This is a predicted structure of a 709-nucleotide part of an RNA (large-subunit ribosomal RNA, domain II) from a Candidatus Woesearchaeota archaeon.
Its mean pLDDT, the model's own confidence on a scale to 100, is 81.
[in-house]
Context: one part of a larger RNA
This record gives sequence, C1' cells and structure tokens, in this order.
RNA sequence: GCCAGGGAGUAUAUUUGAGUGGCGAGGAUAACUUGUAAAAAGGCAUCCGUAGCGAAAGCAAGACCCCGCAGCUUGCGAGGGGGGAGGUAUGAAAGUGCCUCAAGUCACUUGGAUAUGAUCUGAAACCGUGCGAUCUAUUCCUGAGUAAGGUGAAACGAAGGUAAAACUUCGUGGAGGCCUGAAGAGGUUCUACGUGCAAGUGUUCUUCUAACUUGGGAAUAGGGGUAAUAAGCCCAUCGAGCACGGUCAUAGCAGGUUCCUGUCGAAAUUGACCUUAGUCAAGUCUCGGACGAGACGAUUGGUGCUGUAGAGAUACGGAUCGAGGAUUUAGGCGAGGAAACUUGUCGGUUCUCUGUCCAACUCCGAAUGUGCCAAUGUUGUAGACUCCGGGAAACAGGGGAUCUGGGGUAAACUUGAUCUCCGCGAAGGGAACAACCUAGACUGUGGUUAAGGCCCCUAAAUGUCAAUUAAGUGAUAAAGGGUGAAAGGUGUUCGUGGUCUCAGACAGCGAGGAGGUUGGCUUAGAAGCAGCUACCCUUUAAAAAGUGCGUAACAGCUUACUCGUUGAGGCCGUGAGCCCUGAAAGAUUGACGGGUCUAAAUUGACUGCCGACACCACAGACCAUGAAAAUGGGGAUAGGCAGGCGUCCUAUGAGGGCAGAAGCGCCUCCGUAAGGGGACGUGGACCUCAGAGGAAUGAAGAUCCUGGU
Repeated sequence: GCCAGGGAGUAUAUUUGAGUGGCGAGGAUAACUUGUAAAAAGGCAUCCGUAGCGAAAGCAAGACCCCGCAGCUUGCGAGGGGGGAGGUAUGAAAGUGCCUCAAGUCACUUGGAUAUGAUCUGAAACCGUGCGAUCUAUUCCUGAGUAAGGUGAAACGAAGGUAAAACUUCGUGGAGGCCUGAAGAGGUUCUACGUGCAAGUGUUCUUCUAACUUGGGAAUAGGGGUAAUAAGCCCAUCGAGCACGGUCAUAGCAGGUUCCUGUCGAAAUUGACCUUAGUCAAGUCUCGGACGAGACGAUUGGUGCUGUAGAGAUACGGAUCGAGGAUUUAGGCGAGGAAACUUGUCGGUUCUCUGUCCAACUCCGAAUGUGCCAAUGUUGUAGACUCCGGGAAACAGGGGAUCUGGGGUAAACUUGAUCUCCGCGAAGGGAACAACCUAGACUGUGGUUAAGGCCCCUAAAUGUCAAUUAAGUGAUAAAGGGUGAAAGGUGUUCGUGGUCUCAGACAGCGAGGAGGUUGGCUUAGAAGCAGCUACCCUUUAAAAAGUGCGUAACAGCUUACUCGUUGAGGCCGUGAGCCCUGAAAGAUUGACGGGUCUAAAUUGACUGCCGACACCACAGACCAUGAAAAUGGGGAUAGGCAGGCGUCCUAUGAGGGCAGAAGCGCCUCCGUAAGGGGACGUGGACCUCAGAGGAAUGAAGAUCCUGGU
C1' cells in the first nucleotide's frame, strides 16, 4: 500500500422559533398518595398567561372617527392602516418614554442558543501521590589488580683528595602524579559499516604506581540529588526522571466527519475588538409569515447637478525660455579721465513682445456619470416592492480590460475605482494551459451554426481571382511583454521629383590630353603633384599653372576635358511593400504541435464546407404557478430548504422455510438515484412483509485503531 472488522453532531436541563395535536381566559401539574400498580384517579403548593407604569411610595387602561384587502356588493367590511382616546412615570406646563383597545398554555417532533467532555482525533505544559542511584554522578566501608623493559634521584661504601671538610671518580642503591609497552582504563583521527557485528562498531591514537583501575556492600531523590560545570548525570527518558491520578486539561491551530435525489444559492467588503489564522454587527444567501400596489438592470425625451479628459496663461496661485526698451533705489568687474563723471557688461527694479508648464492653478470645459419627471419596455393581485421572524456561510481572494497612486523604465509586484470572468463553470477553440476567444451543460435522437479551421496526422477546399516573398522568411533571442529596435542594403516590387538623351545620353573600347612654363616664392633640389602664393594668356575638337600613383629631382602611368565608335534609355534623389544584415552560441532536434510545405507562406477579394452540451425540431422525466388548458424554468462550492432509500431492534397484524431460511457466487429485469425484484448454483436453519414506534443506523480517507497480506 491493499483487504476485512471497528471508527466521529449524542444525552440531560434551561431557553427561543417552527410543525402537529389537546384544552382555551385559561392551560399544566411537581414531589407524593391511592390503585386491580407501565393504566387511571387525587394532588388547594407551584409555573406560564389574563395589566401596566414607576427607583420607590404608589397609582392603574374597555370611548370613538376615517380609509380599506378578501368577501358580499357601491358602501358595509373580520384581520390591517391612519387618527384619536386611555393607564402610568416625569414635568409648573408644553411635551416625552413605556403600555392598552383581549390568546394563551401543555405534550410530542424538529431548527438554533446556553451549561456540561458536547462532532471525533492530536499537544508542549501545570499540580498531587508514589516508584527508582542493579545505568550513571559524588562520597563512605571492605576487598582485588597493574607482564616485561628503560632511565638511574637521595642515601651509603670504596679509592683519590684535604690540617679537617669540601670536592672528584668508581660502585652500591632504587626515587619519580619519569619513559617504552601488555592486561586494564580512555575515546584523538580516519574512513568502512550505517534495516550494522554493534540503538556506535572497526582502524588509528592517549594513558598504564596514580588526582590509577576495579568487585562487593552502603548513602544522597525530582525544583530535589550529584557534579575537577558539559545545564552533564540521576536505568537507551533530563533546561526539571518515571508511573498513576486531577483528565475526555485547554488548543481562535491541524487533520478527519460515513446513503440518494430535488430546489435556491453566497462572501472574500464596511465598522469594531491586545484585532488582522479569530469573533461580533451590517451588507450578501436561504426558508417561513404579514401587508396589499406598485417595482425595475434597459431605451428615448425633458429638466437639473458636476469641474475630470482636453485646453488656457493679461483669469488667479506657482514655475519657466528668449529678445528689446527704460531706469539706477543695492552692488560687482572692465575701459577712458587728475577728478567730477562718462561708457561697456553682469546684476537689481520696471515696461513691451515672444515661448513653455502644474495632483495639491482655473477665465474655460466635453464625452461619460448622476437626481427628478414623463413615455416605451420588462415585471407584478397566480401577490411584486417593503416589513417581520427562523437558519446560515463568509469577513486570507485571484486574473483580464479601462482609469489612477506607489514602485527605478519594471514584475505572475503593490494600493484603489468601474465592468467582467475564475473562485463555485462543464463543453468547443487556443498543440498542452483557473480566469484569452466561443458558449452558460435536465435526458435521448436528428439537424444548423459560433470561435476556430478545411495537404496528412484530423472532421472540412491540394477552392477561385489578383499580387508579393526565395529568406524555409513564414515558424526569431536570457523571467515577463512587444508586429525583433536604431541603423544599413546596387535583394526585389510599386509610386513620385529632378536631370541628361537620336542635335546620340550612361558604361565600355579607339585616339588626343598641347604651348608660354621647370608660373612665382621657398629649397641642396621643388619641373602639374613637400610647403606658401597666385591660378593668367595662347593654340585648339579638347586639354587643370593640374585628380591620383610615381621620381633624389626629372622621366613614366593616369584622371578631368574633347573627338570617334556603339545605338536607347541613363543618372541623382525621395516614399511605400516584402526580403536581407543588425541577430545573440549550450544543457533532447526541443520557440511551425509533428510530418512536411515554395505554398500547405504573406497581402487583398470571393464562394463553399467542417465545427460545441450554443440554437432549432421531435420525444421523455422533473420543478414553479395554476381548477385546468397552459406558461415559465434547469451549471454550481460554502450554505439554507424539501422529499426519499437502506441497516438493527420492539409490539401488532400477515406470512415463508429441510419439497431448502439466512449468507455467499454469478446472470437477468425494474427504478433519476440511494436501492429493489427474479433465475441458477452453493449453503444447511432460520427468515421476511405491512403500517407504527425506537435507534450505539450507512466510510475511502483522519501519517486513523486491530488483524491479515
């Protein structure tokens, strides 16, 4: 893990609702007594009700009028509403508060609340009474143990030495919390083992005559002991042992909570709380009742409200660019001057013009929104709206769109508002994918569509027309998002502007490309071509005081420019479409869903078809309303309400069974389901049905318990 069995809203009391029943201005008895003893009777107590108000003393309620639902019928009208009146307290009064104009009570069933273990399971803890020092800590008593080897203290002896000592040497000797090291004791390192050999073992290491080790016997006990102190140890248990008891401690926390169907269906907000894991009140859901006529998501019209988007700046507050003029009431710097002073510039003040802004600016000012009125529409006497009462759950929300605040430009970020979906929503599409698109699922059959698609996987067009693309572009790169940016392209298509061109353009090819002159200056040299300067004239079809190579300087090559040849478009901009570069490598080929595709890509236009639980048709079951005909309805978590199925027991009634009960296996039929009926086999002695009553009444979960496997 699986299987079987067990396993969780119960009982009593009080209280408050609902349903049913008895009696009713009354209703009921309790203990107890009688009794033919589960009956029934009695039971003057007592409880609730029949009167309230007031702290109390105390005082103490029945008038009536109008409207009006059902109904009868044109004004009556139970209940109901309004007015009014009455009681009492307070007050000088006015007035105000509570109450009255008549329904309760008892029993049973059931929804809640409160008290008790109170739906089940689960603490860490706290207190009491005992049991523990056979483990271990320390102490006491009495015993025991420490192979072997090394080192060689004191002291002593001998010899030397001295006046005598001291001292020296050699022996003897055998000291030491001395050394090596076995037993013993310890537990440093390392890794192996790590359901082991072992709830610490192996290896290595430390110590081993001592503050050593150890047997036996004793002592100290739980807020206590013991402790060379580690909060160590006190029987595999220690920052307070263990057992039992208080005890079903408490847990706003965590997990679990057992049959079916029908019906409606939430909230994750506001206020408050030592409150933010909770609870109370409101809002939102549900069920029941009362009342009796309007109600409302929508649209249109009319009439009001507003200060956002935008806009504005001589309409205020504030910020701010530039230009010009005037003026020195501060001032700085510069120039002129001997000084007074003059002048320039910056600055200050002021004026004119111009430009730009604001959530906390507004002379202005939409759309939208919103109040009221009316109409249309929807809905409502088959009872809406509203009100009252019983029961909740929830008060951790989340995504998207739009508008905003925070955040760095941001986040599957965070705080809000409006709408929406998920939450609690299936189905189709999006490859897969809570909230993106389509669409709100009673059952069955058949059809039509939506989003999205139609080469194959895969239902439907290898559809039609016109273009583009050659890049496999399409189908691209670090979280997330986005049409992959700026920039570039003599890739290609389509526009548009200019310019040259049969008086011959552009490119290529053939030829020329000269003279004054090596211009002047500079310079070693400078001759078109280091640099500076000028850039004239002539001959020409044309030819620069020279475009680029080149030389030390020349030379040489070349270009501008011209002619010829050729023969039709060329050149320069600018804009758009697709494409390319920019571009970004790895962790499966892994970023078209795959195959693959030159369309099966992209753009524009068109016609068909496929495609869902949507829509339509038919049939059926159910719910609500209704007398019926009929009309309407259908997802659902938490949750409310309603109706059923099954198990066990009791009495009553009715039955079955050895010619085969229960149980078990398998098949079959019926019911929306829980479930029910039957056949056959097995089994071998009890079992069931009906209506009623009563429950230790339904398991897949709880790291559930016990057993099996």

Rfam family: Archaeal large subunit ribosomal RNA. Its Rfam clan is "LSU clan".